[in-house]
About this RNA
Predicted 3D model of a 111-nucleotide RNA (SAM riboswitch aptamer (S box leader)) from a Myxococcales bacterium. Its Rfam family is "SAM riboswitch aptamer (S box leader)". Rfam links the family to the GO term regulation of gene expression.
RNA sequence: CUGUCAUUCAGAGAGGCAGGAGGGACCUGGCCCUGCGAUCGCCUCGGCAACCUCCGCGUGGAGCGGGAAGGUGCCAACGCCAGCCUCGCGACAGACGGGGAGCGAUGGAGC
Numbered sequence: 001c002u003g004u005c006a007u008u009c010a011g012a013g014a015g016g017c018a019g020g021a022g023g024g025a026c027c028u029g030g031c032c033c034u035g036c037g038a039u040c041g042c043c044u045c046g047g048c049a050a051c052c053u054c055c056g057c058g059u060g061g062a063g064c065g066g067g068a069a070g071g072u073g074c075c076a077a078c079g080c081c082a083g084c085c086u087c088g089c090g091a092c093a094g095a096c097g098g099g100g101a102g103c104g105a106u107g108g109a110g111c
Base pairs, nucleotide, nucleotide: 004108005107006106007105008104013045014044015043016042017041022033023032024031027083028082029081030080046075047074048073051071052070053069054066055065056064057063079103084100085099086098087097088096
């Protein structure tokens, strides 16, 4: 960098430095956060979780369980809601609800 597999409605925060206006992945419409200083970047301490490592069972399988030392990740709102397809309801439209796709994020193995 590219694709693949899995997860993505649960959970968990404070302080400091720097900076100074937007930000919440992209676009659009909402909604929300933000000079009581956000988003982004760095540092410290804390926490959540359990993808990999580790231990046990299993067949050297799929997988199940354990623990949280190591490698990641994460700690506003469901990935904040929605858009595209489909189904239900409805005369239709809309709204609402179910399912799916796409995109994004994280992890593992591989290239």